[in-house]
Molecule: Glycine riboswitch aptamer
Organism: Siminovitchia fortis
RNA sequence: GUGAAGAUUGUGGGAGAGUGCUUUUAACUAAGCCGCCGAAGGAGCAAGGUCCAAAAAUUCCCCUUGGAACAAAUCUCUCAGGCAGAAGAACCACAGUCGGACG
Numbered sequence: 001g002u003g004a005a006g007a008u009u010g011u012g013g014g015a016g017a018g019u020g021c022u023u024u025u026a027a028c029u030a031a032g033c034c035g036c037c038g039a040a041g042g043a044g045c046a047a048g049g050u051c052c053a054a055a056a057a058u059u060c061c062c063c064u065u066g067g068a069a070c071a072a073a074u075c076u077c078u079c080a081g082g083c084a085g086a087a088g089a090a091c092c093a094c095a096g097u098c099g100g101a102c103g
Stems, first nucleotide, its partner, number of pairs: 001102001006098008018034001020033004035083003041079001042077003048070001050068005
């Protein structure tokens, strides 16, 4: 410093799925039952390279076989959350703050 990743604040945009049934509540309140959604959060996984062992081999590497850990999502699960409106909402844009890779 015309300042990376990351974190965070504000503003704007932001989908999906029953205003289901019964009882209850002042209430769109609470409970139960059935049916659904995926974009708070959470969980799972591939390619892949890494490590270990075995086999082969004169030795090492490579090739082959087996195992271990690491390993993404808007994919999958539907625990949580949600299924009128409001709120929330991954993600995107803009403005700032922290930060300090880098020059």